This is a predicted structure of a 474-nucleotide part of an RNA (small-subunit ribosomal RNA, 3' major domain) from an uncultured bacterium.
Context: one part of a larger RNA
């Protein structure tokens, strides 16, 4: 100088305290541990690993395991020879390998070769998801979007180091004032970036439609006034007021205003700290493999299961579950597609095939609202698990995929101990879209739709900031 204390004092945070819904019980989906296999491939390990990497393991995927197989090699580059490119068939095999034989004759050209391409030789060489992330680069989480971390010069101090950054005020904030041996300065904090709330104008299609004709219907004339779409502007600045405050910085109220005091949300992540994670994205030094630790096939495996453990779904019902009518989104997505009306089936679905590279076609929003039934029951609750028949997708659903219909109808009547989330368009609670995708979502990343209590407080727990104080401690 830091660091730590069950030391002080100031201050912040869904930290608590007030609410609400959770979890922990129960079925099951997923991750992990643990046993267990031939193999169950590696990694991730308090917070900050465990619906993580993995935006999608039937085969590939793949990295494991079993068996069969290849050796300059599945990939590159050089060096020689030979011929073109390449293309089906026969056998063998589980398949790849292995063997046969056949059809075929590129381009330029100075006619010497010389480019692509293919087959074979020969060595340098390739190849390694093999070690070490405690040799390393990139990249990442973490503390924390915390208010802090440090420089120049100049004072002090023998030095290590201090001062500025402390103090008094305020504020989300090292943000500001204000005072001082400081006096500036830089990274950071805000601003400036995008989206959302109001609204002018500009410009009307593929949108919208108030008047005025017209349809079944903004259809269709017509029209851009309104939605709405997307460029460009305008607003919000404590800018006015009244109060408190050091005549401050700033708070607390008020007005106007679509929005008031960082309007709301998003990118933005200082110095570092944890030898944090990643050598399996990638790249990379050193070690190792080199007829195998490379490389090809085909079958299994990563979905095993006494059990422990995380994170989610459905649930235990009447604010409810059937049934029947009826309304009202937004974000996207679309050619190997996205698929209307109309047939066929209870259904999943099939047949067909209009329309769209889209503000143009496509795609019943669900809860909610109105009726009707069920009347507290393991039930008309609740859907596990099993039969059976069947779709759909793929070469191919047994190991191991998803969905429909009858039929079966378990556990569970609100869950110890103890833990989580969350301050308004939040929570909860409905459905809807999209990437991986051939098929596969209870996950994951957006979209809307209904739409709450409950604080306005800092004694306590936790976690972080400043100053001060002790220290067997670097």
């Nucleotide at each position: 100088u830091g660091a730590c204390g069950g030391g002080g004092g100031c201050c912040c945070g869904c930290a608590c305290a007030a609410g609400c819904a959770g979890c922990g019980g129960a079925g099951c989906a997923u991750g992990u541990g643990g046993u267990u296999u031939a193999a169950u491939u590696c990694g991730a390990a308090g917070c900050a690993a465990c619906g993580c990497g993995a935006a999608g393991a039937a085969c590939c995927u793949u990295a494991c395991c079993u068996a069969g197989a290849c050796u300059u090699g599945a990939c590159a580059u050089c060096u020689c020879c030979u011929g073109c490119a390449u293309u089906a068939c026969u056998c063998u095999u589980a398949a790849u390998c292995g063997a046969g034989g056949a059809a075929g004759u590129c381009u330029c050209u100075u006619c010497u070769g010389a480019g692509a391409c293919a087959g074979g030789a020969u060595g340098a060489c390739a190849g390694g998801u093999g070690g070490u992330g405690c040799a390393u680069g990139g990249u990442u989480g973490u503390c924390g979007u915390c208010a802090g971390c440090u420089c120049g010069u100049g004072u002090c101090g023998u030095g290590a180091g201090a001062u500025g950054u402390u103090g008094g005020g305020u504020u989300a904030a090292g943000u500001c004032c204000c005072g001082c041996a400081a006096c500036g300065a830089g990274c950071g904090c805000a601003a400036c970036c995008c989206c959302u709330a109001u609204u002018g104008u500009u410009a009307g299609u593929u949108g919208c439609c108030a008047u005025c004709a017209u349809u079944a219907a903004g259809u269709u004339g017509g029209g851009c006034a309104c939605u709405c779409u997307a460029g460009c502007g305008a607003g919000a600045c404590u800018g006015c007021c009244c109060g408190g405050g050091u005549u401050a910085a700033c708070c607390g109220g008020g007005a106007g205003g679509a929005a008031g005091g960082u309007g709301g949300g998003g990118a933005u992540g200082a110095c570092g700290u944890c030898a944090a994670a990643u050598c399996a994205u990638c790249a990379u030094g050193c070690c190792c493999c080199c007829u195998a630790u490379g490389u090809c096939u085909a079958g299994g495996g990563c979905u095993a299961c006494a059990c422990a453990c995380g994170u989610g779904c459905u649930a235990c019902a009447a604010u409810g579950g059937u049934c029947g009518g009826u309304a009202c989104a937004a974000u996207a997505a679309g050619a190997c597609g996205c698929a209307a009306g109309c047939c066929c089936g209870c259904g999943a679905g099939g047949g067909g095939g209009a329309g769209c590279a889209a503000a143009a076609c496509u795609g019943g929003a669900a809860a909610a609202c109105c009726g009707a039934u069920c009347u507290c029951a393991g039930u008309u609750c609740g859907g596990a698990u099993u039969g059976u028949a069947g779709g759909c997708u793929g070469a191919a659903a047994c190991u191991c995929g998803c969905c429909u219909a009858c039929a079966u109808g378990a556990a569970g009547c609100u869950g110890g101990a103890g833990u989580u989330g969350c301050u308004a368009g939040u929570a909860a609670u409905c459905g809807c879209g999209a990437a991986u995708c051939a098929g596969c979502a209870u996950g994951u990343c957006g979209c809307g739709g209904u739409g709450a209590a409950u604080a306005a407080g800092u004694u306590c727990c936790c976690g972080g900031g400043c100053c001060u104080u002790g220290u067997a401690c670097a």
The prediction has a mean pLDDT of 81.